[in-house]
RNA sequence: AGAGUUUGAUCAUGGCUCAGGAUGAACGCUAGCGGCAGGCUUAACACAUGCAAGUCGAGGGGUAUAGUUCUUCGGAGCUAGAGACCGGCGCACGGGUGCGUAACGCGUAUGCAAUCUACCUUUUACAGAGGGAUAGCCCAGAGAAAUUUGGAUUAAUACCUCAUAGUAUGUGAGAAUCGCAUGGUUUUCACAUUAAAGUCACGGCGGUAAAAGAUGGGCAUGCGUUUUAUUAGUUAGUUGGUAAGGUAACGGCUUACCAAGACAACGAUAGGUAGGGGCCCUGAGAGGGGGAUCCCCCACACUGGUACUGAGACACGGACCAGACUCCUACGGGAGGCAGCAGUGAGGAAUAUUGGACAAUGGGCGAAAGCCUGAUCCAGCCAUGCCGCGUGUGUGAAGAAGGCCUUAGGGUUGUAAAGCACUUUCAGUAGGGAGGAAAAGUUAGUCGUUAAUAACGGCUAACCCUGACGUUACCUACAGAAGAAGCACCGGCAAACUCCGUGCCAGCAGCCGCGGUAAUACGGAGGGUGCGAGCGUUAAUCGGAAUUACUGGGCGUAAAGCGCGCGUAGGCGGCCUGAUAAGUUGGAUGUGAAAGCCCCAGGCUUAACUUGGGAAUUGCAUUCGAUACUGUUUGACUAGAGUACGGUAGAGGGGUGUGGAAUUUCACGUGUAGCGGUGAAAUGCGUAGAGAUGUGGAGGAAUACCAGUGGCGAAGGCGGCCCCCUGGAUCGAUACUGACGCUGAGGUGCGAAAGCGUGGGGAGCAAACAGGAUUAGAUACCCUGGUAGUCCACGCUGUAAACGAUGUCAACUAGCCGUUGGAGGGGUAAUCCCUUUAGUGGCGCAGCUAACGCUUUAAGUUGACCGCCUGGGGAGUACGGUCGCAAGAUUAAAACUCAAAUGAAUUGACGGGGGCCCGCACAAGCGGUGGAGCAUGUGGUUUAAUUCGACGCAACGCGAAGAACCUUACCUGGCCUUGACAUCCUUGGAAAAGCCACAGAGAUGUGGUGUUUCGGGAACCGAGUGACAGGUGCUGCAUGGCUGUCGUCAGCUCGUGUCGUGAGAUGUUGGGUUAAGUCCCGCAACGAGCGCAACCCUUAUCCUGUGUUGCCAGCAAGUAAUGUUGGGGACUCACAGGAGACUGCCGGGGUCAACUCGGAGGAAGGUGGGGAUGACGUCAAGUCAUCAUGCCCCUUACGUCCAGGGCUGCAAACACGCUACAAUGGCCGGUACAAAGGGCUGCGAACCCGCGAGGGUCAGCUAAUCCCACAAAGCCGGUCUCAGUUCGGAUUGAAGGCUGCAACUCGCCUUCAUGAAGCUGGAGUUGCUAGUAAUCCCGGAUCAGCACGCCGGGGUGAAUACGUUCCCGGGCCUUGUACACACCGCCCGUCACACCACGAAAGUCGGCAACACCCGAAGCCGGUGGCCUAACCGCAAGGAAGGAGCCGUCGAAGGUGGGGUCGGUGAUUGGGGUGAAGUCGUAACAAGGUAACCGUA
Repeated sequence: AGAGUUUGAUCAUGGCUCAGGAUGAACGCUAGCGGCAGGCUUAACACAUGCAAGUCGAGGGGUAUAGUUCUUCGGAGCUAGAGACCGGCGCACGGGUGCGUAACGCGUAUGCAAUCUACCUUUUACAGAGGGAUAGCCCAGAGAAAUUUGGAUUAAUACCUCAUAGUAUGUGAGAAUCGCAUGGUUUUCACAUUAAAGUCACGGCGGUAAAAGAUGGGCAUGCGUUUUAUUAGUUAGUUGGUAAGGUAACGGCUUACCAAGACAACGAUAGGUAGGGGCCCUGAGAGGGGGAUCCCCCACACUGGUACUGAGACACGGACCAGACUCCUACGGGAGGCAGCAGUGAGGAAUAUUGGACAAUGGGCGAAAGCCUGAUCCAGCCAUGCCGCGUGUGUGAAGAAGGCCUUAGGGUUGUAAAGCACUUUCAGUAGGGAGGAAAAGUUAGUCGUUAAUAACGGCUAACCCUGACGUUACCUACAGAAGAAGCACCGGCAAACUCCGUGCCAGCAGCCGCGGUAAUACGGAGGGUGCGAGCGUUAAUCGGAAUUACUGGGCGUAAAGCGCGCGUAGGCGGCCUGAUAAGUUGGAUGUGAAAGCCCCAGGCUUAACUUGGGAAUUGCAUUCGAUACUGUUUGACUAGAGUACGGUAGAGGGGUGUGGAAUUUCACGUGUAGCGGUGAAAUGCGUAGAGAUGUGGAGGAAUACCAGUGGCGAAGGCGGCCCCCUGGAUCGAUACUGACGCUGAGGUGCGAAAGCGUGGGGAGCAAACAGGAUUAGAUACCCUGGUAGUCCACGCUGUAAACGAUGUCAACUAGCCGUUGGAGGGGUAAUCCCUUUAGUGGCGCAGCUAACGCUUUAAGUUGACCGCCUGGGGAGUACGGUCGCAAGAUUAAAACUCAAAUGAAUUGACGGGGGCCCGCACAAGCGGUGGAGCAUGUGGUUUAAUUCGACGCAACGCGAAGAACCUUACCUGGCCUUGACAUCCUUGGAAAAGCCACAGAGAUGUGGUGUUUCGGGAACCGAGUGACAGGUGCUGCAUGGCUGUCGUCAGCUCGUGUCGUGAGAUGUUGGGUUAAGUCCCGCAACGAGCGCAACCCUUAUCCUGUGUUGCCAGCAAGUAAUGUUGGGGACUCACAGGAGACUGCCGGGGUCAACUCGGAGGAAGGUGGGGAUGACGUCAAGUCAUCAUGCCCCUUACGUCCAGGGCUGCAAACACGCUACAAUGGCCGGUACAAAGGGCUGCGAACCCGCGAGGGUCAGCUAAUCCCACAAAGCCGGUCUCAGUUCGGAUUGAAGGCUGCAACUCGCCUUCAUGAAGCUGGAGUUGCUAGUAAUCCCGGAUCAGCACGCCGGGGUGAAUACGUUCCCGGGCCUUGUACACACCGCCCGUCACACCACGAAAGUCGGCAACACCCGAAGCCGGUGGCCUAACCGCAAGGAAGGAGCCGUCGAAGGUGGGGUCGGUGAUUGGGGUGAAGUCGUAACAAGGUAACCGUA
């Protein structure tokens, strides 16, 4: 410090996710030791049992018991001393918990002139005299118990009376002084009132009053302290005053009376949530989250209420009452409160022992010893966390074995192990052994005090004695590598890779995503990486996240500017001057507890931990300074703003009136058959006279031309003309006011269209509706009609893509060109020019922006104020509120769900977008096909099998250049099992092979048969063993290779440079031109590569060379005839090598270009014709059955061999062909001219035979020599005469031929006979642009035989092309896009099914807080006739005083009632979301096929 994830790629926006830290944790796997910490986060749920607060005999009565002494034997005294009681102090501390509480509760800083404080300290004074009771004990009684009644008797530091009284308290009267004030302080006088306790034994300890201190409380105040406005108004003791009461104390704290206030948008009230802080975690910080342990404060103690006692409580282990719950009971009544320590149950993912000790620290009581102390100190349990240590160290290559992988060589585990040499921490055993302990006590000495050698206190010394932990820490010895390693991960993020298994299954997953037969992603293994007594997972938290932005974000198009004004509060505010000192700023003082964090030292062997010191604590308060800025205030100013005066422009607004054109309609005339409407039609109108035309009338609405990125208005919006009323803007020059300003939450006004209400109006248009068309349907688009509405008045509604998708105001920042209004200047005969100002447009620099773009009319640079945004969907929806007559508007969520949604730009692809161009693409032509018969292929069907593959173009006369057997892969049946074929091993053999015979359908089996003298080797064969062979079995979607196709289309790219944040662009676009990205010109491009072209082959002309098997002009010879022969090289031809064509030349056009048009010459002219040649790539195109090959599968079979059958089966379908339908023809006769090929298992002449296919026989030829081999159409002559024919030949019969082991299934050919369909072919569709189409024959491959197919060859030899509108395909440029698997794309809604969450709902159930009334416990307070009563008064009666009782106010719980609010549930219902390849359509994205979208009905 970042990373992954939206896209084909890019930049941006934006969410989701990850890496880090941390936890009172839990869960899974694992586990050696120690130190230090921590340990019910849930049910403030319920609790068995034990313990947690007592102590004092030096306050009191008194004394069980034990010991001892005495005794009259009844008892008494002394020592020690229990329990209970009276009394004192404590129990208000310590310990627990976090329910409640949004509060002066807490924090911080102040105040109390409005206050209290037991014990403690200091000071002063005092303590005199009396009295009456009461518990206990004793006696008697009630009760199950708890408990309790009566009687008698008794003490006190218990209680009471009197005395005494200062600086106490109260009242009254003064004096001084201080304070902002209420008032305070000091002081004088008078009157009144209030105290006390003893004990011990002579030292003290206590008691009372007063003053002061210390400590601890109480009260008040400023500031800070969560969330919701879908909580906006709240409040009657409420706010204040007066008086009284009450309190330690101020105060509506309480009461009476008076006033009507008080709080609130700076958020009252109400609801939700929550103890607060020091601090803890995180973070660079600011912040965010938390409030365990430790410390401070608060609150609470089963729930609610109440007071008593006391210095202190409204009291955790006190009291009373009510309630719920539990327990005891003799049923009459009683008892209880672990949120103390342990512990139990329950809840829960989850949290410990019913331990030891008061040795230490501290607390209570006590004079003290001491007692008590679950505070505390220790121990136990738990890897819960932090920290430390160990599980060995060194050496050791035969790189062992084993495992895993392997290209089979090796690699890796791995110096790892073993082996050798060492060490012994920790654990174990044994022994030793600190510190935590100091006091207190006793004795002695000394000092102080004192009259004192006493007592007390201090100091010194000695002695004695105190340890739960504890088998302590620590040290030593012993033995032996001995007892001690796991967990997660290994696709990317993110360190770490292979094999096997599995086969969209099982599973993984934090995000992206893996898994459908080669998974580094699942499971296992080997190996590796990380951490390590732990490692992972889960949860919640901060960070990363600048993703709530104070530091530190945004709003034209990504989410986001209110539709627009006016204006309240608020915020902000020109210039000069004086004052002030609130903000601001500097210093000082106080405080900011300790602990913690940080720094420096110290102590545990180290660390964690801990001790000491420092710093820090960013804050608050007080005080003293400063005065620039802001604020407040004084006085001035004119630049902002405004007023007055005079002009100007304008569809600015409201109202009245009025004009013409047009539509419609009515009347009348003329006139006749149609009109109207559409893509085409029909509905409709019209012979009852339409439409057309003429004249006249009526009525409503809108205002052509002018008219313009012209004007006006805040926006919505505003358009004939005249008049009336009225708002604003602008210009000019002066005068005046003197900051009067800007913005603007709430508020208020205006606000298109549609819509609503009432009343009018209604020509045209026109939702709904009707009809006609279109269509698969057509509730639409089109047509004919047509009602609301549109118009007017008044009232509502308040929304729009209300848009510049751009809030208002102000300042500043290059220019250029238009245009509207005004003013000034210059000039002309006139149009005009310059300056300035207010608008309104276009371009553009800097700058900004993700880019697009914006650019003085900012989206630039700044300032002020307001509004708004925070992933997509759910949803601008639900609920609630407000508004509305309604429709609805406004405000505005959540559950759930996804990992995206989005913006701009890029490259493609696509478009029923555009432009340019090309192609037998269309057109123009010629010939076919589609109809018939046959042939071949395919689908289908059939079959035991009809083997397999190929499926739009680019499968279908394709693989197959040739299925009778073979081929052959298929079927049936029969055999073989190391195999038909390859390699290796062992063993045997004289035979093996061949030949013959037999059996069999055959494979196969059985038998026979030879030479040699022997041996060896090789080969061969038999048998055996296992490695292996074999597979046309699967996967062309695992592959290589090869091929098709777009397409012989002109494209596809690269380097450097430049532009762009980038994907990319440029080049390659543009203007011309070309068959061509061919070339030229231009150009931020310059070059280059693969393609194009050329080079290659062939063909067309010529030349040269050579001249057999080819040729024969001339010469010679010969023949019936023939280059037949001699000879010749002239020609043809063959084979080599050259030449030639390059827009080279001329002219026109063109940019002085490329090029193009025409011409000349030439055999050939503009790539001369043809071929080979196929860029980057596309189609998961085709092929595992040519071949090769990974994986999988079969192994007495999915392998091998054999026979027979099948691949040829046939109702109908498709495709490529052949032959025809005839006279440009058929048939018969005669006759002429090729090229290119093939030939020894071959071609086969001539001759003979056969009607013929063919047969016989052989010559020649390994070929320019011989043969196949007569080319046919053509030409000449004849015949047929338009017909199912002398066309056509299918089909069938008969007889033959050939090949071949074999023509039945199932070959070809011949002859004779037979003579089917068919008379030029619907919709449609196909080939071809010249030696082409058409037509005619010839040859070859395959091949024993079999071609109408295929591949070649030559012969004869046309027609047409105006042209590019249209169809198809392609290229380039451009445009739109929501497509990128790329339109065979994407995608919307209803319906059906399943699941999920939510809303509504007759109701129903519960919680909460109030209100009204009823009841009214305990208790305080008040009243009190009567009743009762020890202390005081009184001789007595009685009084004073007190008490119970009763009454009253208040008062908890409870009850009743009507409402409020929140939640649960609810038949049914509503929409929403998500789901596999469901149904119906096709709304959107391209002009999406009716442009889309917004508001409304």
Molecule: small-subunit ribosomal RNA
Organism: uncultured prokaryote